Two RNAs folded together computationally: RNase P RNA and transfer RNA, 443 nucleotides in total. Rfam match: Bacterial RNase P class A.
RNA sequence: UGAGUUGAUCGGAUGAUCGCUGGUGGUACUGCCACGAGAGGAAAGUCCGGGCUCUGCAGGACAGGAUGGUCGGUAACGCCGACCGAUCGCGAGAUUAGGGAAAGUGCCACAGAAAGCAAACCGCCGAACGGCUGCUCGCAGCGCGUGGUAAGGGUGAAACGGUGAGGUAAGAGCUCACCAGCGUUUGGGGUGACUCAAGCGGCUUGGUAAACCCCAUUCGGAGCAAGGCCAAACAGAAAGCAGUGGUGGUCCGCCGCGUUAUGACUUUCGGGUAGGCUGCUUGAGCUGGCCAGCAAUGGUCGGCCUAGAUAAAUGAUCAUCGCCCGACAUCGUCGGUGCACAAAACCCGGCUUAUGAUCAACUCUCUUU
RNA sequence: GGGGCCGUAGCUCAAUUGGUUAGAGUACCGGACUGUCGAUCCGGUGGUUGGGGGUUCGAGUCCCCUCGGCCUCG
Numbered sequence: 001u002g003a004g005u006u007g008a009u010c011g012g013a014u015g016a017u018c019g020c021u022g023g024u025g026g027u028a029c030u031g032c033c034a035c036g037a038g039a040g041g042a043a044a045g046u047c048c049g050g051g052c053u054c055u056g057c058a059g060g061a062c063a064g065g066a067u068g069g070u071c072g073g074u075a076a077c078g079c080c081g082a083c084c085g086a087u088c089g090c091g092a093g094a095u096u097a098g099g100g101a102a103a104g105u106g107c108c109a110c111a112g113a114a115a116g117c118a119a120a121c122c123g124c125c126g127a128a129c130g131g132c133u134g135c136u137c138g139c140a141g142c143g144c145g146u147g148g149u150a151a152g153g154g155u156g157a158a159a160c161g162g163u164g165a166g167g168u169a170a171g172a173g174c175u176c177a178c179c180a181g182c183g184u185u186u187g188g189g190g191u192g193a194c195u196c197a198a199g200c201g202g203c204u205u206g207g208u209a210a211a212c213c214c215c216a217u218u219c220g221g222a223g224c225a226a227g228g229c230c231a232a233a234c235a236g237a238a239a240g241c242a243g244u245g246g247u248g249g250u251c252c253g254c255c256g257c258g259u260u261a262u263g264a265c266u267u268u269c270g271g272g273u274a275g276g277c278u279g280c281u282u283g284a285g286c287u288g289g290c291c292a293g294c295a296a297u298g299g300u301c302g303g304c305c306u307a308g309a310u311a312a313a314u315g316a317u318c319a320u321c322g323c324c325c326g327a328c329a330u331c332g333u334c335g336g337u338g339c340a341c342a343a344a345a346c347c348c349g350g351c352u353u354a355u356g357a358u359c360a361a362c363u364c365u366c367u368u369u
Numbered sequence: 370g371g372g373g374c375c376g377u378a379g380c381u382c383a384a385u386u387g388g389u390u391a392g393a394g395u396a397c398c399g400g401a402c403u404g405u406c407g408a409u410c411c412g413g414u415g416g417u418u419g420g421g422g423g424u425u426c427g428a429g430u431c432c433c434c435u436c437g438g439c440c441u442c443g
Base pairs, nucleotide, nucleotide: 002364003363004362005361006360007359008358009357010356012321013320014319015318016317017316018315020038021037023035024034025033026032027031040341044352045351047350048349049348050347051346052223053222054221055220056257057256059255060254062253064219065218066217067216068215069083070082071081072080073079084098085096086095087094088093099214100213104212105211106208107207108206121153122152123149124148125147128146129145130144131142132141133140134139135138161179162178163177164176165175166174180204182201183200184199185198186197187196188195189194227278228277229276230275236269237268238267239266240265241263247261248260249259250258285304286303287302288301289300290299291298292297322339323338324336325335326334327333328332370442371441372440373439374438375437376436379395380394381393382392388426397413398412399411400410401409419435420434421433422432423431
């Protein structure tokens, strides 16, 4: 210099004038005045978890759903942090749906002999038995048959460990040495997942669970259009109803417990209203220092109060400054309708997606000293 | 607020519910036939399966994220 990896910050500021909304205070009170406040890091997606509200319980190895290495954090989580394993990368780092295939079932097309307990296409052998030929009558040859074999070759994503030596009729863990894998014993490190070292052993027992499934942990339901209060308006009709362990109702389905049943009940059809107030913003809140911790985070001592609308306010203009672009030019001047993605609606903790500018640390390549 | 389905050639739809060839009709182009068109017959072109990532030997199909459309319940 170039190419990358990871993380963080801001995302306009100040002043004036006018306009809008809430709050606090004053007042001569449908008004006016003063003070101060007024849209994000994602407010988006509605993907998760809750707080809060209502529902008789939220009991059940039911059905159904979710998560899945270990240890911590948190109100909780499918989130965050640290660590372990596996894969990718020269590296800084990234990804991880990471328990079980020997509980069972299913799938592995085409090719290939054969894709879960096997199998022989091309090959290799001819020891054993039978046969054929020659002949010196007991030898040799043949690879014909019955057979042996899976080391070599071929097919494929994958073919029942790898390399070397011995051995064999030819071969094969058949045997041995080393290595990998599996099982197991002992010791060291670690809270743990796991890891390091030494030894023993039959020699070796596909893949796939983001297939069904099994295992471990976990889950009542509905949601601010929840719920509470006030005002107003209206129209009811029909059917049903068990009797002590039995039927119906009881906020998804099933079981259960409790409770209730001529009543303010259940079911079906039909009619009216949809207005106002509240919930509604001080909260698992934000922030500075110190302490503990590798970190996430927690504790403690101070400081701050930062929208609450209801057809939906949070805006417009001017000037200066900030950043960017252009021109002139060099401690500056002028110009610009320049400055991304984009708007709260009960609140909070995360994830995912969209996006402009800047900074820091680290890695690799090249060059120079 | 909850649940479900879909996106494939210019258009309308398939794809033995993972198996390696992504098909059919219509439209378009060319040829044949005809005095000329139409019909008919023959042949051909046209696809990153809405976009991206992952599992697997292999994905239109299975899983996750995202863009868009539709249905239904409260």